[in-house]
Context: one part of a larger RNA
Molecule: small-subunit ribosomal RNA, central domain
Organism: Nicotiana noctiflora
């Protein structure tokens, strides 16, 4: 390499767009590049294979093999071109709808904090206990007023949306995008995607805000044989807004995208049809059981990990090692691309 595979064993890119390329609907009509068929000629010699000369070798003859060849002539079913067409994939329009999708702008009321009053006196806090703290400079409690920031109780759900990260007080304003239905309209425009590209929790970096509560670091108290820790009283960066970087997660469903086909049953969402029946019927989606079938077994099972088809990406014994060397990329931190020696 091939072959087998990638849920948990090694393996599915974090997610999408999307070029090149790969595959890839239906019914015509040309056409004659591939294909197929035939039939000719070529394929020096010497090689090579095979007879045959007494024949092992060498010589001699003799015949075949050996082509992505050439040229006529034929056939058109498939692949490719070229035309006409059709509607079932894919779109677009018309009617409808749900929904933390996404961005911006304003608002709301619990709490916690703190500050200012009034009330009131010794405690308060905080743990297994304790203490470090905070309190007669009047703390805890509790009234009323203020100030700031963050975060949105209940509803709430296996619930909904989104590509995936992710989204939850309200309200206004831009926007994306889905489902239904009706068939008016386009005609295969579709499907997947190397490289690319653009998104992409949390931490983290850079400039400027902001800064309640929480909280790495860092003090300090305890625990302990010792405590660079669980536990506690502080608390600094962070956490939050703006702008740019950073591109990594157990970025998980450990399950790539997408077409199609398959037994029964109960739940739910958002639609649409029905004879209004607690009922059936059909799309999209959400989940529980299980038949078959797979599967090393767990399990999966119309949302498949079943049977298939088409394009991607990755695996290949552990350890060395997601390292090092070298490149790209970042202010950094490091990211990605990624050995080999040696050794079991």
């Nucleotide at each position: 390499c091939u072959g087998g595979g990638c849920g948990u064993a090694a393996a599915g890119g974090c997610c999408a767009c999307g070029u090149a390329g790969g595959a890839a609907g239906u019914g015509a009509a040309u056409c004659g590049g591939g294909u197929u068929g035939a039939a000719a000629g070529u394929g020096a010699a010497a090689g090579c294979c095979g007879c045959c000369a007494a024949a092992a070798a060498c010589u001699g003859g003799c015949g075949g093999a050996a082509u992505u060849c050439u040229c006529u002539c034929a056939a058109a079913a498939c692949c490719a071109a070229u035309u006409c067409a059709c509607u079932u994939g894919a779109g677009u329009g018309a009617g409808a709808u749900a929904g933390a999708g996404g961005a911006g702008a304003g608002u709301g009321g619990a709490a916690u904090u703190u500050c200012g009053u009034g009330u009131g006196u010794a405690g308060g806090g905080g743990u297994a206990a304790a203490a470090u703290c905070c309190g007669g400079a009047g703390a805890u409690c509790u009234u009323c007023a203020a100030a700031g920031g963050a975060a949105c109780g209940u509803a709430a759900a296996a619930a909904g949306c989104g590509a995936a990260g992710g989204c939850a007080g309200c309200u206004c304003u831009c926007u994306a995008g889905g489902u239904c239905c009706c068939u008016a309209c386009u005609a295969a425009c579709g499907c997947u995607g190397a490289g690319g590209u653009g998104c992409g929790a949390a931490a983290g970096c850079a400039u400027g805000g902001g800064g309640a509560g929480c909280g790495a670091a860092c003090a300090g108290g305890a625990u302990u044989a010792g405590a660079u820790g669980c536990c506690c009283u502080g608390g600094u960066a962070g956490u939050c807004c703006a702008u740019g970087c950073c591109g990594u997660a157990a970025a998980u469903g450990a399950u790539g995208a997408g077409u199609g086909u398959u037994c029964u049953c109960c739940c739910u969402u958002g639609g649409c049809c029905u004879a209004c029946g607690c009922g059936g019927a059909u799309c999209a989606g959400g989940g529980g059981c299980c038949c078959a079938a797979c599967u090393a077994a767990c399990g999966c099972g119309u949302c498949a990990a079943a049977c298939a088809c088409u394009c991607u990406g990755c695996c290949u014994g552990g350890g060395g090692c997601g390292u090092a060397c070298g490149g790209u990329c970042g202010u950094a931190a490091g990211a990605c691309c990624a050995a080999a020696a040696c050794u079991c």